[in-house]
Context: one part of a larger RNA
RNA sequence: UGACGGGGGCCCGCACAAGCGGUGGAGCAUGCGGAUUAAUUCGAUGCAACGCGAAGAACCUUACCUAGGCUUGACAUGGAGACGAAAUCUUUAGAGAUAAAGGCUCCCUUCGGGGCGUCUCACACAGGUGGUGCAUGGUUGUCGUCAGCUCGUGUCGUGAGAUGUUGGGUUAAGUCCCGCAACGAGCGCAACCCUUAUCUUUAGUUCCCAGCACGUAAAGGUGGGUACGCUAGAGAGACUGCCGUGGAUAACACGGAGGAAGGUGGGGAUGAUGUCAAAUCAUCAUGCCCCUUACGCCUAGGGCUUCACGCGUGCUACAAUGGGCUUUACAAAGUGAAGCGAAACAGCAAUGUGGAGCAAACCACAAAAAAAGCCCCCAGUUCAGAUUGUAGGCUGCAACUCGCCUACAUGAAGUUGGAAUCGCUAGUAAUCGCGGAUCAGCACGCCGCGGUGAAUACGUUCCCGGGCC
Repeated sequence: UGACGGGGGCCCGCACAAGCGGUGGAGCAUGCGGAUUAAUUCGAUGCAACGCGAAGAACCUUACCUAGGCUUGACAUGGAGACGAAAUCUUUAGAGAUAAAGGCUCCCUUCGGGGCGUCUCACACAGGUGGUGCAUGGUUGUCGUCAGCUCGUGUCGUGAGAUGUUGGGUUAAGUCCCGCAACGAGCGCAACCCUUAUCUUUAGUUCCCAGCACGUAAAGGUGGGUACGCUAGAGAGACUGCCGUGGAUAACACGGAGGAAGGUGGGGAUGAUGUCAAAUCAUCAUGCCCCUUACGCCUAGGGCUUCACGCGUGCUACAAUGGGCUUUACAAAGUGAAGCGAAACAGCAAUGUGGAGCAAACCACAAAAAAAGCCCCCAGUUCAGAUUGUAGGCUGCAACUCGCCUACAUGAAGUUGGAAUCGCUAGUAAUCGCGGAUCAGCACGCCGCGGUGAAUACGUUCCCGGGCC
C1' cells in the first nucleotide's frame, strides 16, 4: 500500500423478509459423471461446466473404432519428361475406394510456340481436429453496468507513499453542492444511438373506409376518398421548466399543477483500471516440440444413440379455476422461388391429388388460451399419458442399429413431492399459443413475438454478494 476479520460505522442489490410460481418425488426428453465398449471422438468442471461448443450425429457431418486401400499424396508452389486429354457415359470385378475395357473428346497461334489439363519421375515440400491456452495473438466468461480506476503540476514524507479521491450533505452514480494544500485533467457514470408510449406534419399503394354512390348470400367487392387507423420519413414533447414546503440562501428531497408521459418515463445497445497463469492451440492465427509408406489421405460398415446407477436443465402430469364434444371470435413478429402453397376433392387422420395466387403492407404459411352450450361428479376416473403391438404417412440412395408423424389397440408410474433449493417487483410472475435460425427430414432446446394477466414489499436484525470510511 493492499487483502483479510465469527472488528466498528454508513449504504446498496429479488440478498433476506412479504408474496406468487416452481425444482427436489413420478414418467419422458436432454446434457454430464460413472460403468461398459473395438470405438462409445474431443473440449467445458463451484458461483462463471452439465438443453454448454453443437443454429439440428441415419450416410455425410466425424475428429473415434474395425476392415480394405494410397504414399509428392485429397490440397499449394517449383523442375524434367510424356500425352491431348481430363471430366462425363456404358460394361465388368469389388462393400466401396479403386482397377480394367469401350464410347465421346481441348483452346489460341506469327506454326516457332503458348495456354489449360492429365499422367510419370526425383526432390524441395504438402498434410496433421497430434502436444503445450502454464510460450502466445485474437475472442469470450466473471466480479459488474458494481462506481470505481488513474494522471500532470504542486505540497507533505529520508523513503515506500500520502494528498487530490478524505470530510458535511445529496444521488442510481467519484451524481452534484459546500468545505478543504491542493489546483486541474483523463478512462468510467450520465448524455449523444436504437426501440416503445403522445401529438403535429409530409406521403397514400399493395394498407385503411367516415361521408357519397354502386353492389352482394356475405364481403373495401367496385367507383371514389386521404378524414380515421396504419405504414415510414421529418419534427414537437420532459427540462425539477412552474408552484408550495423542508434544506446551508446550495445540491437536493417531498407534495402539487399542467401533461400521453415526471423526476434516469419503460426496454435495449453500450462493460473503466484490473482479478481469476479463468476458457479456447478443435473457429482462426501462431512459437516450440512431435508424426512423415503415417499421428497424413481415400473408402465401406460401425460408433458418438450403450445402461446396474448418481447429478443438472427441461417437458408432461397428478385433475373440476379441470377433462371431453359442438359452435364461434380476437394478435404481433416473421418466413417464402430447388420456396410458401389457397380453394376444391380423397382419406378417421398423418397425408395425398390439385394447382389459384405470391420475389409478397398484394398471395400463402395461419393462432391458442378466452367466450357460449352440453356431458363427466371426485374415482387411479371420460384424470394422466409412459410402454408395447398392429396398420399406415412423410423426408431421403438408404429410417435395422438410429428419424418424425398418424390411426386403432394397450393403458405404466403418478393423488402435489424429505432434507434442501431456484426464479420473479408490472404489462413483471404465472398461463396461452405463434414465428424464426439450423435444416432433405428431425425441437420438450435456443432466439424472438404477441394474447390473458396477478399477489406482495412492514422493514434492513439476520443469510449471500458488493461499495465507502

The part of an RNA shown here (small-subunit ribosomal RNA, 3' major domain) has 469 nucleotides and comes from an uncultured bacterium. Rfam family: Bacterial small subunit ribosomal RNA. The RNAcentral record of the full RNA draws on ENA.